Predicted 3D model of a 264-nucleotide RNA (Bacterial large signal recognition particle RNA) from Helcococcus sp. It matches the Rfam family "Bacterial large signal recognition particle RNA". Rfam's curators write: The signal recognition particle (SRP) is a universally conserved ribonucleoprotein involved in the co-translational targeting of proteins to membranes. It is recorded under the gene name ffs. Its mean pLDDT, the model's own confidence on a scale to 100, is 75.

RNA sequence: CAGCACUAGAUGGGGCGUUAGCGGUGCCUUGUAACCUGCAAUCCGCUGUAGCAGGAUCAAAUUCCCAGAUGAGGGUUCCAUUUGUCAAUUGCACAUAGAAAGUGGUGUUGACGGGGUGGUCUCACGCAAUAAGAACCUAUGAACCAUGUCAGGUCCGGAAGGAAGCAGCAUUAAGUAGCCACUCUUAUGUGCCGUGAGGGUGCCACUCCUGAGCUAACUCCUAUGCACGCGUUGGUAAGUGUCAUUCGAGUACUGGGUGUGCAU
Numbered sequence: 001c002a003g004c005a006c007u008a009g010a011u012g013g014g015g016c017g018u019u020a021g022c023g024g025u026g027c028c029u030u031g032u033a034a035c036c037u038g039c040a041a042u043c044c045g046c047u048g049u050a051g052c053a054g055g056a057u058c059a060a061a062u063u064c065c066c067a068g069a070u071g072a073g074g075g076u077u078c079c080a081u082u083u084g085u086c087a088a089u090u091g092c093a094c095a096u097a098g099a100a101a102g103u104g105g106u107g108u109u110g111a112c113g114g115g116g117u118g119g120u121c122u123c124a125c126g127c128a129a130u131a132a133g134a135a136c137c138u139a140u141g142a143a144c145c146a147u148g149u150c151a152g153g154u155c156c157g158g159a160a161g162g163a164a165g166c167a168g169c170a171u172u173a174a175g176u177a178g179c180c181a182c183u184c185u186u187a188u189g190u191g192c193c194g195u196g197a198g199g200g201u202g203c204c205a206c207u208c209c210u211g212a213g214c215u216a217a218c219u220c221c222u223a224u225g226c227a228c229g230c231g232u233u234g235g236u237a238a239g240u241g242u243c244a245u246u247c248g249a250g251u252a253c254u255g256g257g258u259g260u261g262c263a264u
Base pairs, nucleotide, nucleotide: 003262004261005260006259009058010057011056012030013029014028015027016026020047021046022045023044024043035055036054037053038052039051064257065256066255067254068253069251070250073247074246075245076244079241080240081239082238083237084236085235086234087233088232089231091230092229094225095224096223097222098221101219102218103217104215105214106213113209114208115207116206117205118204119203120202121198122197123196124195125194126193127191128190129188130187131186132185133184134183137178138177139176140175146171147170148169149168154163155162156161
């Protein structure tokens, strides 16, 4: 150096989650040249050489081990930002009150203020209007039990005569309908109406005194309130992003390391 048979080792790894911890099953990721069967999320197995049990293949190197480089992806803190939500605040907005600097309006053809009279208001009465009712008037209105007259017929009577009385006609009561001009009574969301009395804060009209302000519509300002909205501040949840940190698959990228026996 080559051959045969073995052995360590390999036949995937990583992140999250779970766990006292480790590995697996779970979720995600990387990757394939990447063994098989059984077990398992209120879970299974194990205890630092940290899945267990059974079987199979490769095997000391392109394939195993270590370090470095690069690096998919995941976790975490701070910060920034977006959205939601909960509070706080009250700058804006809104409401009320005030002030009167500016604008406007009004005012010597007289503002504000003060005095007088009247109206508006209340009560009583009158008048009118309207409505209702009554009365008046007109028409109608009773088989008999309403009135008058009562043909015919009926009854009494010897007769003269008398009596009751239906229909008809006329009238009328209650009632019904109309009229509702006049009269009476009652009522009133009635009145440019009248008389008298009362009231008198405000407002309106007129008049007298006084003699220069008054008003508060808009802007500014002040105070109080409000908390729906736009803002501001803080907390919190989720999302996104930069930097940092941590774990880290993969990579014929670099360097290094790794046996035993037999025979030639």